[in-house]
Context: one part of a larger RNA
RNA sequence: GCCGGGGAGUUCACGGCUGUGGCGAGCUUAAGGGUUUAAAGCCCGAAGGCGCAGGGAAACCGACAGGCGCGCAGUUGGGCGCAAGCUCAGCGAGGCGCGGAGUCUGAAAGGGCUCGGAGUCACGGUCGUGAAGCUAGAAACCGGGCGAUCUAGCCCUGGGCAGGGCGAAGCCAGGCGAAAGCCUGGUGGAGGCUCGAAAGGGUGCUGACGUGCAAUUCGUUCCCCAGACCUGGGGCUAGGGGCUAAAGACCAAUCUAGCCCGGUGAUAGCUAGUUCCCUCCGAAGUGGGUCGCAGCCCAGUCCCGGGCGAGGCGGCCGGUGGGGUAGAGCACUGAUUGGGAAGUAAGGGGUCGAAAGGCUCCGCUUCUCUUUCAAACUCCGAAUCCAUCGGCGCCGUAGACCCUGGGAGACGGGUUACGGGGGGUAAGCUUCCGGACCGAGAGGGGGACAACCCAGACCGAGGUUAAGGCCCCCAAGUGCUGGCCAAAUGUCAAACCGAAAGGCGUCAUAAGCCUCAGACAGCGGGGAGGUAGGCUUAGAAGCAGCCACCCUUCAAAGAAAGCGUAACAGCUCACCCGCCGAGGCUUAUGGCCCUGAAAAUGGACGGGGCUAAGCCAGCCGCCGAUACCUCGGGACGCAGCUUUUGGCUGCGCCGGUAGGAGGGCGUCCUGGCUGGGCAGAAGCUGGACCGUGAGGCCCAGUGGACCGGUCAGGAGUGCAGAUCCCGGC
Numbered sequence: 001g002c003c004g005g006g007g008a009g010u011u012c013a014c015g016g017c018u019g020u021g022g023c024g025a026g027c028u029u030a031a032g033g034g035u036u037u038a039a040a041g042c043c044c045g046a047a048g049g050c051g052c053a054g055g056g057a058a059a060c061c062g063a064c065a066g067g068c069g070c071g072c073a074g075u076u077g078g079g080c081g082c083a084a085g086c087u088c089a090g091c092g093a094g095g096c097g098c099g100g101a102g103u104c105u106g107a108a109a110g111g112g113c114u115c116g117g118a119g120u121c122a123c124g125g126u127c128g129u130g131a132a133g134c135u136a137g138a139a140a141c142c143g144g145g146c147g148a149u150c151u152a153g154c155c156c157u158g159g160g161c162a163g164g165g166c167g168a169a170g171c172c173a174g175g176c177g178a179a180a181g182c183c184u185g186g187u188g189g190a191g192g193c194u195c196g197a198a199a200g201g202g203u204g205c206u207g208a209c210g211u212g213c214a215a216u217u218c219g220u221u222c223c224c225c226a227g228a229c230c231u232g233g234g235g236c237u238a239g240g241g242g243c244u245a246a247a248g249a250c251c252a253a254u255c256u257a258g259c260c261c262g263g264u265g266a267u268a269g270c271u272a273g274u275u276c277c278c279u280c281c282g283a284a285g286u287g288g289g290u291c292g293c294a295g296c297c298c299a300g301u302c303c304c305g306g307g308c309g310a311g312g313c314g315g316c317c318g319g320u321g322g323g324g325u326a327g328a329g330c331a332c333u334g335a336u337u338g339g340g341a342a343g344u345a346a347g348g349g350g351u352c353g354a355a356a357g358g359c360u361c362c363g364c365u366u367c368u369c370u371u372u373c374a375a376a377c378u379c380c381g382a383a384u385c386c387a388u389c390g391g392c393g394c395c396g397u398a399g400a401c402c403c404u405g406g407g408a409g410a411c412g413g414g415u416u417a418c419g420g421g422g423g424g425u426a427a428g429c430u431u432c433c434g435g436a437c438c439g440a441g442a443g444g445g446g447g448a449c450a451a452c453c454c455a456g457a458c459c460g461a462g463g464u465u466a467a468g469g470c471c472c473c474c475a476a477g478u479g480c481u482g483g484c485c486a487a488a489u490g491u492c493a494a495a496c497c498g499a500a501a502g503g504c505g506u507c508a509u510a511a512g513c514c515u516c517a518g519a520c521a522g523c524g525g526g527g528a529g530g531u532a533g534g535c536u537u538a539g540a541a542g543c544a545g546c547c548a549c550c551c552u553u554c555a556a557a558g559a560a561a562g563c564g565u566a567a568c569a570g571c572u573c574a575c576c577c578g579c580c581g582a583g584g585c586u587u588a589u590g591g592c593c594c595u596g597a598a599a600a601u602g603g604a605c606g607g608g609g610c611u612a613a614g615c616c617a618g619c620c621g622c623c624g625a626u627a628c629c630u631c632g633g634g635a636c637g638c639a640g641c642u643u644u645u646g647g648c649u650g651c652g653c654c655g656g657u658a659g660g661a662g663g664g665c666g667u668c669c670u671g672g673c674u675g676g677g678c679a680g681a682a683g684c685u686g687g688a689c690c691g692u693g694a695g696g697c698c699c700a701g702u703g704g705a706c707c708g709g710u711c712a713g714g715a716g717u718g719c720a721g722a723u724c725c726c727g728g729c
Base pairs, nucleotide, nucleotide: 001729002728003727004726005725006724011131012130013129014128015127016126017125018124019123020122021121022120023119026050027049028048032044033043034042035041054061055060064099067098068097069096070095074091075090076089077088078087079086080085100115101114102113103112104111105110134273135272136271137270141263142262143261144260145259146258152237153236154235155234156233157232158231159230160229161227163195164194165193166191170187171186172185173184174183175182176181200223201222204220205219207218208217239255241251242250276664277663278662279661280660281659286299287298288297289296290295302407303406304405305404306403307402311395312394313393315392316391317390318389319388320387321386322385327380328378329377333374334373335372338369339368340367341366342365343364344363347362348361349360350359351358352357413438414437415436416435418434419433420432421431422430423429443454444453445452458633459632460631461630462629463628464627468623469622470621471608472607473606477620479619480618481617482616483615484614490610491609501595502594503593505592506591507590508589509588510587511586512585513584514583522579523578524577525576526575528552529551530550533547534546535545558573561572562571563570634654636652637651638650639649640648641647642646665718667715668714669713670712671711672710673709674708675707676706683702684701685700686699687698689696690695
């Protein structure tokens, strides 16, 4: 892992609601007793409980079985109508509104609660509380015991430590010295001394091994080896305790509080799991509170039941009110550019003056023109929005809206070329408001892709479309018309971009200018004289610099636009003529395209590929969903009819997680009734058929002794999951 078996909302008490039944202003027994093959049952047993009256803290006081009105369902009568039905009037259970009553409070007014009689018992369902409380799961806490055969320390009693090295004190001899003593040589053999076996340890390789030889080993290296040494045997210290040369180390492979048993099924707001089918409806991730933020309570939202009985509304149009947003504006509050005028002379600068002081500029104040800006500015001011009224529309007597009882789930939300805000450079960011969608939504498209586009799936069949597509993969156009692109740009609706800045790339549009009296480009020629203008300067001749920039000859030619020289020279240019012969030049705007353009294996328009099969504008076809239409069938709700457990007709409706409600299938057992079986039961294998389904039924084989149906009742009643438990493989 697979297979088989086991495996999780139970039981009791009390309480709420609901259903069914009995009795009913009453209902009911409990303990206990009687009877009984002492089992079920039956019969006694009102003590007690609930109800029949409330108000008040209490003392205490103490209520409408109906006085008036409205009116639903229903019903009676009339009118209209073929009918369906419409309408008028009467009555009108239940219901409602008045009025009235009880009591409490109050001086009173007023206010609170209550009153025109329905309950109670049993059983079923469901929910709550208490109990382990759907199942499994802690780390822990407490109690009582068991442990020092491991290990820590200590006590008693034993054992062990090859061989070397160094050479303390003391002593001896010799020498020296006045002496104390010193020196030399020996002797001697000290030491938590040294080298190093045994013993003990366990440093590095962070070696081997790492499902090992081994839950700490192996190799080598290393520490120590006469001591605070190693070690046998016996003994002592025990769990908030021991022991500790101290590491929270060790106390039996367990230690920041051992192990075993018990409290114990501890508790877990956390995690995982939680077993058959179909039908109807269908959420929330919000507000408030919370030692609250992974929980819970109340409200909102969902489901189911009951009540009342006529309105309800999210749509459209219009009217009337409300508003201060978008925008706009500068009239206020502030911010803000430049100018003008007037005032001021306290301040600063300048200037005149010996000083007093004068004048002037800046500055300041006011006015005015001009340029901008504002969530906390507004002289203004929409669209939307809100309220209300009218009309239309939709829903509703097949019962809406509303009221009320019971059952929940949920209180982590998310996305959005949708709209509006706060924060942030920004974010698949964060935080709000409104909508949609996902959540809980399948189908088609978008390459793939919860929330983007189309579209809300009861079942089966046929057709038509939507979004999106129509060269091939791949259903449908190698469709039509016009233009653009040469970059494979592109072939991407967006998400999955591509910027600032550039382009004598190309197309279009517009304006201006030149042009057969010859434009633009190119080519040929000219481009002169006064003069090397004057000055400057070593030089300055068109061309270092300064000043001036005239005149003449001309078709034209600057006292020179550039290169050049030391200075000249030289080469061009402007300008003119000729050749040529038809468009040319400039500016602006727009379309497509190009540069800008860098990421790690070779690679991404979905791919192939495409010059359209790309882009722009237009047109005609076609394909394409569970959408829409048609046909057939089914479920549910309601209404009508009916031969009423059913059928027919009509209308509506049938996506769905949490969750609510309803109806069923199957397993085991019990009781009543009724069947099958050795001429073959259960079980097993294979197949046919029936049912929306859980499932049922039949046949054949196998098997060899029990097994069904129906109506009731009762459950240890349904498994794929829980690192589930046991077994097999």
The prediction has a mean pLDDT of 85. A computed fold for a 729-nucleotide part of an RNA from a Candidatus Bathyarchaeota archaeon, annotated as large-subunit ribosomal RNA, domain II. Lineage of the source: Archaea > Thermoproteati > Candidatus Bathyarchaeota.